The prediction has a mean pLDDT of 79. This is a predicted complex of two RNAs, RNase P RNA and transfer RNA, with 433 nucleotides together. It holds a member of the Rfam family "Bacterial RNase P class A". Rfam's curators write: Ribonuclease P (RNase P) is a ubiquitous endoribonuclease, found in archaea, bacteria and eukarya as well as chloroplasts and mitochondria.
This record gives sequence, structure tokens and C1' cells, in this order.
RNA sequence: GAAGUCAGCCUGGCAAUCGCGCGUCAGUUUACUGGCGGGAGGAAAGUCCGGGCUCCGCAGGGCAGGGUGCCAGAUAACGUCUGGGCGGCGUGAGCCGACGGCCAGUGCCACAGAAAAUAUACCGCCGGUUUUCGGAUCGGUAAGGGUGAAAUGGUGCGGUAAGAGCGCACCGCGCGCCGGGUAAUCGGCGUGGCAGGGUAAACCCCACCCGGAGCAAGACCAAAUAGGGGGACCAGCACUUCGGUGCGAGGCGUGGCCCGCGCUGUCCCCGGGUAGGUCGCUAGAGGUGCAUGGCGACAUGCAUCCCAGAGGAAUGAUUGCCCCCGACAGAACCCGGCUUACCGGCUGACUUCCCGU
RNA sequence: GCCGGAAUAGCUCAGUCGGUAGAGCAGCUCAUUCGUAAUGAGAAGGUCGUAGGUUCGAUUCCUAUUUCCGGCACCA
Repeated sequence: GAAGUCAGCCUGGCAAUCGCGCGUCAGUUUACUGGCGGGAGGAAAGUCCGGGCUCCGCAGGGCAGGGUGCCAGAUAACGUCUGGGCGGCGUGAGCCGACGGCCAGUGCCACAGAAAAUAUACCGCCGGUUUUCGGAUCGGUAAGGGUGAAAUGGUGCGGUAAGAGCGCACCGCGCGCCGGGUAAUCGGCGUGGCAGGGUAAACCCCACCCGGAGCAAGACCAAAUAGGGGGACCAGCACUUCGGUGCGAGGCGUGGCCCGCGCUGUCCCCGGGUAGGUCGCUAGAGGUGCAUGGCGACAUGCAUCCCAGAGGAAUGAUUGCCCCCGACAGAACCCGGCUUACCGGCUGACUUCCCGU
Repeated sequence: GCCGGAAUAGCUCAGUCGGUAGAGCAGCUCAUUCGUAAUGAGAAGGUCGUAGGUUCGAUUCCUAUUUCCGGCACCA
């Protein structure tokens, strides 16, 4: 210098004027004026996971259902993150991986092919018999060919009529022992001629986790209307002053069933009314800095800061100057992630190649 | 804002344990008719919304994404 990898950060800047909604203070007065403070994002998005919060039966049991899936840790929790193992890619820095189990069972594998998983041989090869010398038939074999996405370990030597783990060596695989490691797993030694195809993003098995709904949750105040019509459930019994009461059944309690629990004339549909206000509503698993522990994710301690809270929904416009001429995109209860969209720019660490010293 | 569902021929819809996707209507050609309609016969028409993955093989299974549709408050 070129090419590249990883991590972190930014998303036009400055000034002036006017405006918008929020908080607070003051004036004046119940609506405005003025001062001050702060006013979108890295994804606010998709709503794909997890948690807080709220209500429902106070979160109970069983079945069903759903999710996750190498190991260890982090965390409020996770399908996220960190570290490690294994496999794959790259010269490398590094990157990617739904990465438990088809020797628990069951299913499926179209067409082709002899045969798609416990049964076997189409062409071959070899041997016997026969022959009209083309072949036919019986047996052996699975090395070679052929089919297919996939064919019953691979390579080599021996062996044989031809062959074959039939025998041997190495590799692969299974089992056992020893050693390292918390573990996944790795290494070594011995042993068995060899379990036996693929598919679990097929049913399923194993291990672990999961109650449901969602701020239109929910709480309070106010206003208005016809407690009008229809339907579901049931099994009645007892008492009765004949109005009702109790038990039972039934109904409901926001996903399916059963048990348990709670409420009880409850629920559903049509029809009717109001579509106003207050709270929830932002100080939080919060930001920044330092120290300590840890490889790290992260945790702890101290100091310091307050940083949008609307409800038709604010965050904008104009002018001037500068530059590399500005992408994707707009909070709506709040956090931690993932994923997706995106013009570009900055910083740091590292890798490979070339040149110079 | 939150929750649920769908996408297959021009239109309306089928399609199950994954194996080359169908029906009705419409349109086209032929026959019938003097001609049209109806009727009969025939053929055509599909990147199964898009992209990626699992598998030998995907409309179907998984993930992401696009578009469209539906529901929700309070009171009696």
C1' cells in the first nucleotide's frame, strides 16, 4: 500500500425567527399570556420469543396439548447471550450449524430396479449335465456391469473353480478398561469379523419447561336507556305465613376433558343507551463514570444524573452559512432479546499478500 | 394498540398421515341452426402469494416476508 475479518459508535452540523404538545412557576382569571426545563429510534417496525404489571378461581392435581433439544454457565426469564466440545467452510483473522434418540416400537421410501430392508439375482463370472455348438438346465457367487437420491463397511494383499471378513494389515464401527476434563468429549490399550440403508422440520421415545387472557388489562366518578324480546341448562325434594327459603341439579368463572375450588338464576343472542372525565402512565431488572471479582456473558459497591408521556394523537416550518447533499423509517403500559428494512461515515483490534528499510 | 384467520386456473372453491393439482362457471375450437341462445364433443389455461431451509422429492413440514379479511370499550 492492497484485499479482508471482527467489535463498538454516529445517522447532516451551526445560528436566528415563528409555531406545536407536556411539566413547572408567576400574572391574570378559569381561559389565556409570559419565563424556565426537557420533547422519537437503532431499528420506535414485525408481534416471533421471554419477563414485569393487571384481572380471572390466590396459580392446585391428572390426562391431553404446546415449546425447547451437544455440554457448562449468565439472567427476572428466554428459542437470547457467554465460554467450551463436535461437524462443515476459509491460506488465515474468523464464520456457519433445528447439533438428543431410527440396535423401544410403528409408518413411509413414487418411477426405475432382481431386490428399498430380512428377502434376493437382470447382465455377468465359475462348475456339473446336455447339445442341432446358437444355447438349454441345475448349482455356486455377489468381485464387475446395470437401476436408483439411496444397494448389506472401504483400500490393498492372500486365498479360490469363480468369489466372498473366508483370512490378514490399515482405516471405519461396536464393546470393555485406563487416563485428562464439572460435563459435552478427547487420547491410549485390548477385544469382536461386524452390529448392519435413509427419514424423527414422520408418528413417537427420552430429558427439561409451560394456568389463561391481555393497558381496548384493570380501578373510580359521571351521563343516558326499555331490566323489552327470544333461547340454553335442570330432577326434583323439604319447609312455608304461599311472598319465598334451604339442599340438590344446572350454569358461569376467556383454550379441551376429569377431579378439586369459588360464585350462583346464571349465561348467550337480538334490541336499547353512553361513547365524557380521573388513575393505571412512566424513577426504571434506568443512564454515565470509577473500583473490585470473573477468560467472558455478567455481578457487586460507590458517586452522579432525571432523559417524551399524547389521547385525532405534539416533536415542525422559514431564512442564512458550511459539508461528503443526507438511507430505512414516527413512541402509545414498560423492559430483555431475536428477526426484518437501511444512503453512508468514524474508531479500534486482527489476518493474508506485495513493496521499502 | 391487542388478538385471530386466509392466499391454489380469469372468478368461486376442493385437495391429509409428502410422490408430477382437480371441480363448477367464464373464455377458445368444432358440431347442431337460416342465424343466436341452449345442448353435445374437444383442447387449452397453474412459477399453488414471495424467498430460504429439511427431504431423493414440498400446495402439504419449518423459518422469514408481502398482501388482504375479521374481532375488541363501557352501562342496563